[in-house]
């Protein structure tokens, strides 16, 4: 220098004004909304979208089901070793496959006296890297269309031999030895079920109703079934009432930042600092200015190519443009998918120089 | 928000423990009829929602994505 890869970071910055929505402190007499429960209004300080908040695909926290117990069924995972609260995630490693217009080998053609070079095709082993739902098919079962004599049981056909002794069978993905477990199954391990519209409390309200069915010979519940436990009401239909508030819920966390130590690494431990969105139809915005960048474009200057017309590059200045994917809804750890651009670092191969 | 299901011909749906996809109606052609309908005969029509994977082979098994549909408050 050429080519191929991998891993990060950012997602305009600042100032002013006007809003929206939370938190803390003070105040909490009065006032406003409301039937009530409850909520708000004031002043000061202060917080306010993402790397994927998406999808809701896994795993947990939390809550209820009885205190969540045993078995069967079902579902999930799968080399080995680890990390973790847990996982289908992550890390390390083994194996298999893959992996270049570079390399190596080579065919045709062209140039050349030749060495060799060029164009174009074929083959080959690999690098960094990538992919792997990589346990088991000597426990058992099942499947294999078409083609083919024959498709999982061994045999059949031809040749050959002392001898099923040896060789061949040209259809197919696969021909006697196996293939498929993202077919059943087996092995090991894991999973009780539901989900914040979970759940708890407050307020208000009524026709606290009627009919049918089941029920202590156990209905029903424990969200498949049995055991087991609880157990006196339960289910369906018709009808009636409320669809308001508070908590869950957001400052103490599997939390974030820095640093030290251990470990190849995922990660763990110690120390110091910080508190960092939160509604309940749902806030996170608008305007103006400056700077930086981006798109298009005008003018000026310099320089290069050109006979010229004109064109390229650089700098200055004016106008214009602002457009990635997308937006929290109980919370967290992952995965997947979408994404305009900018920027940093690393690895490998080949060539050249030293 | 949470949970569940579906996507196959123009429409409504079958199909599948994997072997090359059908039915009814509609459409088209013909017969029948004076004509139409009905009836009878025939033909055409499919990337099996999209993209990957497993497999010799995928509508079927697995994953991702897209579109559509449904359920879930409380009192007595």
């Nucleotide at each position: 220098g050429a080519a191929g890869c991998c891993c990060g970071c950012c997602a305009g910055a600042c100032u002013g004004c006007c809003g929206c929505u939370g938190g803390u402190g003070c105040a909490u007499c009065a006032c406003c909304c409301g039937a009530a429960a409850g909520g708000g209004c004031g002043c000061a300080c202060u917080g306010g979208a993402g790397g994927a908040a998406c999808g809701u695909c896994c795993g947990g926290a939390c809550u209820g089901c009885a205190c969540a117990g045993g078995g069967c069924a079902g579902c999930g995972u799968a080399g080995c070793a680890g990390c973790u609260a847990a996982c289908a995630g992550c890390u390390g490693u083994c194996c298999a496959c893959u992996g270049a217009a570079a390399g190596c080998c080579u065919g045709u053609g062209g140039c050349g006296c030749a060495a060799g070079c060029c164009c174009u095709g074929g083959g080959u082993a690999u690098a960094a890297g990538g992919u792997g739902a990589g346990g088991a098919u000597c426990a058992g079962a099942g499947c294999a269309a078409c083609a083919g004599a024959g498709a999982c049981g061994a045999g059949c056909c031809g040749a050959u031999u002392a001898a099923g002794u040896u060789c061949g069978g040209g259809u197919g993905a696969a021909a006697c030895g196996g293939g498929c477990a993202a077919u059943c199954u087996c092995u090991a391990c894991g999973c009780g079920c539901a989900g914040c519209a979970a759940u708890a409390c407050c307020a208000a309200g009524u026709a606290g109703g009627c009919a049918c069915a089941c029920g202590u010979u156990g209905a029903c519940g424990g969200g498949g079934c049995c055991c087991c436990c609880g157990g006196a009401g339960u289910g369906u239909g018709c009808g009636g009432g409320u669809a308001g508030g508070u908590a869950g819920c957001a400052c103490c966390g599997a939390g974030c930042c820095g640093u030290u130590g251990g470990g190849u690494g995922a990660c763990c431990a110690g120390c110091g600092g910080c508190c960092c969105a939160g509604a309940g139809u749902a806030a996170u915005g608008g305007c103006a200015g400056u700077c930086a960048c981006u798109u298009c474009u005008g003018c000026c200057g310099g320089u290069c190519c050109g006979c010229a017309a004109g064109g390229g590059c650089c700098g200055g200045u004016g106008g214009u443009u602002g457009c990635a994917c997308a937006g929290a809804a109980u919370c967290c750890g992952g995965c997947u998918u979408a994404u305009c651009g900018g920027u940093g670092g690393g690895c490998u191969u080949c060539a050249c120089a030293c | 928000g949470c949970c569940g299901g579906c996507u196959u011909a123009g429409c409504u749906c079958a199909g599948c423990u994997g072997g090359u996809a059908g039915a009814g109606c509609a459409c088209c052609c013909g017969c029948c009829u004076u004509g139409u309908a009905a009836g009878c005969g025939g033909a055409a029509g499919g990337u099996c929602g999209u993209c990957g994977g497993u497999u010799c082979g995928a509508c079927u098994c697995c994953g991702a994505c897209a579109g559509c549909c449904g359920g879930c408050a409380c009192c007595a």

This is a predicted complex of two RNAs, RNase P RNA and transfer RNA, with 430 nucleotides together. Model confidence (mean pLDDT): 79 of 100. It holds a member of the Rfam family "Bacterial RNase P class A". From the family's description: Ribonuclease P (RNase P) is a ubiquitous endoribonuclease, found in archaea, bacteria and eukarya as well as chloroplasts and mitochondria.